Molecule: Bacterial large signal recognition particle RNA
Organism: Bacillota bacterium
RNA sequence: UCGUGCUAGAUGGGGAGGUAGCGGUGCCCUGUACCCGCAAUCCGCUAUAGCGGGGUCGAAUUCCGGCUCGCGGCGGCCCCACGUGGUGACGGGCCGCCACCCGUAGCGUCGAUGGUUGGGUCCCGUGCGACGGACACAUUCGAACCCCGCCAGGCCCGGAAGGGAGCAACGGUAAGGAUGAGCGUCCGGGUGCCGCGGGGCAGCCUGGCCGGAGCGGGCGGGAGCGGCUGCGGCCGCAUGGUGUCGUCAACAGCCGGUGCACGA
Numbered sequence: 001u002c003g004u005g006c007u008a009g010a011u012g013g014g015g016a017g018g019u020a021g022c023g024g025u026g027c028c029c030u031g032u033a034c035c036c037g038c039a040a041u042c043c044g045c046u047a048u049a050g051c052g053g054g055g056u057c058g059a060a061u062u063c064c065g066g067c068u069c070g071c072g073g074c075g076g077c078c079c080c081a082c083g084u085g086g087u088g089a090c091g092g093g094c095c096g097c098c099a100c101c102c103g104u105a106g107c108g109u110c111g112a113u114g115g116u117u118g119g120g121u122c123c124c125g126u127g128c129g130a131c132g133g134a135c136a137c138a139u140u141c142g143a144a145c146c147c148c149g150c151c152a153g154g155c156c157c158g159g160a161a162g163g164g165a166g167c168a169a170c171g172g173u174a175a176g177g178a179u180g181a182g183c184g185u186c187c188g189g190g191u192g193c194c195g196c197g198g199g200g201c202a203g204c205c206u207g208g209c210c211g212g213a214g215c216g217g218g219c220g221g222g223a224g225c226g227g228c229u230g231c232g233g234c235c236g237c238a239u240g241g242u243g244u245c246g247u248c249a250a251c252a253g254c255c256g257g258u259g260c261a262c263g264a
Base pairs, nucleotide, nucleotide: 001264002263003262004261005260006259009057010056011055012030013029014028015027020046021045022044023043024042034054035053036052037051038050063257064256065255066254067253068252072248073247074246075245076244077243079241080240081239083237084236085235086234087233090232091231092229093228094227095226096225097224100222101221102220103219104218106215107214114210115209116208117207118206119205120204121203122199123198124197125196126195127194128192129191131188132187133186134185135184137180138179139178140177141176147172148171149170155164156163157162
């Protein structure tokens, strides 16, 4: 070096998930890669981490290590879109208050704002009037008997003359009632186009006088204060996407490594 027979090993790998952890079943990527049984409220194991059975290849294109590339997955962050929850501290919108500011309609030399003085509005008392009430006054009604007058009849006393009490009727009156219009006295008050005296006079209205140019939320805007509103903004969450950083990493490429026996 060649041949034969073996052995280690290989007969797919990876990601997420799950798990104390590892591997598998199920999902995804890679891309073609022996068969059977087991398995998701799962199955099998324990750092040499699927188990059991059968088959094939076998020291190299196939096994092992390193490097490169990098499918794909996962995580963090920035930004964007859409959705969703909140936030009235901010912008916007609406509303309210406002003694402040700027305008404006209007008013004002036929005199503004202001000042001063008088009156009114307010309170007390009072005169007069009106109204109401009571009393008084006038008229009238008004008592079976227990009011008056006169008392028929009847009754009583008396020999008589005569005398007496007295019901009804009639006349009158008391208490009381009714009516009345002027006057009179007293009283009353949500009384008056009336008058007098006093008090009070902050505000408002108004007359006179002084003085001489402003007045002016009626309306608009602003400032300030307050309330409501999630349209914007802001804070958070979910989903999707661009980017970036990190992590695992299939396929592929390059470099290197790899045992035993026998024979020639």